SAM riboswitch aptamer (S box leader) from a Desulfovibrionaceae bacterium, 99 nucleotides, folded computationally. Model confidence (mean pLDDT): 85 of 100.
[in-house]
RNA sequence: GACUCAUGCAGAGGGUGCGAGGGAUACGGCCCGCAGACCACCCGGCAACCUGCCUUGCGGCAAGGUGCCAAUGCCGCCCCAUAGGGGGCCCCAUGAGGU
Numbered sequence: 001g002a003c004u005c006a007u008g009c010a011g012a013g014g015g016u017g018c019g020a021g022g023g024a025u026a027c028g029g030c031c032c033g034c035a036g037a038c039c040a041c042c043c044g045g046c047a048a049c050c051u052g053c054c055u056u057g058c059g060g061c062a063a064g065g066u067g068c069c070a071a072u073g074c075c076g077c078c079c080c081a082u083a084g085g086g087g088g089c090c091c092c093a094u095g096a097g098g099u
Base pairs, nucleotide, nucleotide: 001099003097004096005095006094007093008092013043014042015041016040017039021032022031023030027076028075029074044069045068046067049065050064051062052061053060054059073091078088079087080086
């Protein structure tokens, strides 16, 4: 990396450094950003997929491995429906498998 399954409308920010773009992707919107975004590091936090413990089970507790901490995966796009946070596909992300 191919493949399989699950989840993606909940939740969680301060500091330091850097210095111009960033929000995956073409396009259209909208938003964040020199009052310093994005990114990196430190500290803090959220969640509970794996894990550990308890339990017949349902479930509960913990937080070791990941992950995450603007906006629904920011929204739209393709199909169906259309009264509507409608449903589905693709793509993407994360986890657990797995070759």